Predicted 3D model of a 476-nucleotide part of an RNA (small-subunit ribosomal RNA, 3' major domain) from a wastewater metagenome.

[in-house]
Context: one part of a larger RNA
RNA sequence: UGACGGGGACCCGCACAAGUAGCGGAGCAUGUGGUUUAAUUCGAAGCAACGCGAAGAACCUUACCUAAGCUUGACAUCCCUCUGAAAGCCCCUUAAUCGGGGCCCCUCUUCGGAGCAGAGGUGACAGGUGGUGCAUGGUUGUCGUCAGCUCGUGUCGUGAGAUGUUGGGUUAAGUCCCGCAACGAGCGCAACCCUUGUCUUUAGUUGCCAGCAGCUUGGCUGGGCACUCUAGAGAGACUGCCGAGGAUAACUCGGAGGAAGGUGGGGAUGACGUCAAAUCAUCAUGCCCCUUAUGCUUAGGGCUACACACGUGCUACAAUGGCUGUUACAAAGGGUUGCCAAGCCGCGAGGUGGAGCUAAUCCCAUAAAGACAGUCUAAGUUCGGAUUGCAGGCUGAAACUCGCCUGCAUGAAGCUGGAGUUACUAGUAAUCGCAGAUCAGAAUGCUGCGGUGAAUGCGUUCCCGGGUCUUGUACA
Numbered sequence: 001u002g003a004c005g006g007g008g009a010c011c012c013g014c015a016c017a018a019g020u021a022g023c024g025g026a027g028c029a030u031g032u033g034g035u036u037u038a039a040u041u042c043g044a045a046g047c048a049a050c051g052c053g054a055a056g057a058a059c060c061u062u063a064c065c066u067a068a069g070c071u072u073g074a075c076a077u078c079c080c081u082c083u084g085a086a087a088g089c090c091c092c093u094u095a096a097u098c099g100g101g102g103c104c105c106c107u108c109u110u111c112g113g114a115g116c117a118g119a120g121g122u123g124a125c126a127g128g129u130g131g132u133g134c135a136u137g138g139u140u141g142u143c144g145u146c147a148g149c150u151c152g153u154g155u156c157g158u159g160a161g162a163u164g165u166u167g168g169g170u171u172a173a174g175u176c177c178c179g180c181a182a183c184g185a186g187c188g189c190a191a192c193c194c195u196u197g198u199c200u201u202u203a204g205u206u207g208c209c210a211g212c213a214g215c216u217u218g219g220c221u222g223g224g225c226a227c228u229c230u231a232g233a234g235a236g237a238c239u240g241c242c243g244a245g246g247a248u249a250a251c252u253c254g255g256a257g258g259a260a261g262g263u264g265g266g267g268a269u270g271a272c273g274u275c276a277a278a279u280c281a282u283c284a285u286g287c288c289c290c291u292u293a294u295g296c297u298u299a300g301g302g303c304u305a306c307a308c309a310c311g312u313g314c315u316a317c318a319a320u321g322g323c324u325g326u327u328a329c330a331a332a333g334g335g336u337u338g339c340c341a342a343g344c345c346g347c348g349a350g351g352u353g354g355a356g357c358u359a360a361u362c363c364c365a366u367a368a369a370g371a372c373a374g375u376c377u378a379a380g381u382u383c384g385g386a387u388u389g390c391a392g393g394c395u396g397a398a399a400c401u402c403g404c405c406u407g408c409a410u411g412a413a414g415c416u417g418g419a420g421u422u423a424c425u426a427g428u429a430a431u432c433g434c435a436g437a438u439c440a441g442a443a444u445g446c447u448g449c450g451g452u453g454a455a456u457g458c459g460u461u462c463c464c465g466g467g468u469c470u471u472g473u474a475c476a
Stems, first nucleotide, its partner, number of pairs: 001476002003473003007470007015460002019424005026315008034306002042053002064301007073125001077124002079121006088103005106115003127290002130288003136284002138279003141275001143273001148187006154163003167178003193267004198235007207225001212222003238261001241255005317417001321376007333364003338357002343352003383414001388409007430452007
């Protein structure tokens, strides 16, 4: 100087407390361990691994296993020889790749050749999701959006170092004020950026009967940009004003005006560093290893197994509910290899059909919870939907291993969950649907969007984590 303390002082955080809803019990989905297996590819491991890499394993993916093949190779550059095609299409063969045959028959030229493509050969080489993340770059997690981490000059100390950065206040903040052997500065904080909340203006192939006219009653047509909206430019919030407290300061409390008030809400933004943290399987890369195989191709299988254990979710156990009928109100997205309307067929999944749309114009697209009626009457039920049988639909060469959906039938566990444990302070929790990426098909996951919309917060004694000062130390 640090680190540590079941030392002290002060302070903060959904850390506790006060509340709300869960998890832990059931069924299922998904990930992991274990076991099994020819293989169940590999990685991730307290917080910070476990709906994680994977924004999507039937083949492919795919790295694993079995079997069959190839050896300058599936891919790149160079050299030599030959050919004029190669690709594509068709046939035979094969489990398939491989292999054989047929059709098709390059370009430019100064005629020397050149370009392009293929076959064969030689070796240099290719190739490796093989090892090492404890050899590395790059990227990422975490402490933590915590308020810290440092430097120059000066001063003090023999020196390691100290000071500044400590102290009195204050703040979300090393934020600011005052004081001070310090005076300044840098990386962080804040602001600048995006979005949301109010208004003005500009612009109207969206919106409007607002005012007028017509009718097919539909903003449909004429007409018009007032309003809504869209998207450009501006305004607006700064403790600016008033009062009180305070050291006359910083600042705090209350008030006015205002759409908004003291960082208005949300996001992006992550200092010096810590964990030999993660990643050699995104990529790059040193060294080591394989080179008729640890490389490459193909078929089938596996990654989907199942006495069990754990994590994360979904659905429930019902009446604040289930079912039936009628009836409202969104936002944000996506669409030409695409979204697919009306109409018709089907109980339905879906089929048919073909209009429109390269989209504020058309489509996906009926939002659902809600409201209004009716029914069920406390029960393993008209709760719950697992499981199983049958019949179908869709995608795709192909749904057996191993997809999703529909109808009929079946109708399991489950009556609110032990010890323990998680999230959340407001348009939040809870609850309700909608969309998108990936994607031929395949979400209860993920990322967004809006609808309805709470309870509680006395307080900081205690648990956890963090910050500042101080003290002890046989630790570095």
Its Rfam family is "Bacterial small subunit ribosomal RNA". Its family is annotated with structural constituent of ribosome and ribosome in the Gene Ontology.